Parts: sequence; C1' cells; structure tokens
RNA sequence: GCCCCCGUAGCUCAGGGGAUAGAGCACCGCCCUCCGGAGGCGGGAGCGCGCGUUCGAAUCGCGCCGGGGGCG
Repeated sequence: GCCCCCGUAGCUCAGGGGAUAGAGCACCGCCCUCCGGAGGCGGGAGCGCGCGUUCGAAUCGCGCCGGGGGCG
C1' cells in the first nucleotide's frame, strides 16, 4: 500500500428499512433478613463520526476514525 471482517448499554452479544432498540452479566434503589455478596421487585445507561439514498436509516451507499485478519 491492497483485500476481507468487525464497531449497538460498563462488559459479552442480538437486532439486516417502519415497533417504545433488546438479552445476560454488572451497577443503583427498595423489600426481605441478625447481616447480605443469597432471594424478590423496580430503575438508569447505548447505535464510532460525517455526508448521501429514502416518505422513513442502528440497518443501504461513500468517506474518515478505531480494532482484528490476510497478501505484497
């Protein structure tokens, strides 16, 4: 330098044009309890950045940034 894959919550990952963007773990609060790290209930938190396509973009296209792999 070229090619391929990936980037969604603190972490690991779903979601592949229209829905209130979800799950597990973690975290916070309340209850329970002699105590709570166990159990029950509830809650906060996110689509890497920009432009474009579209009535509508996390999802499609282009560029950039970051990570991984391959080739020279």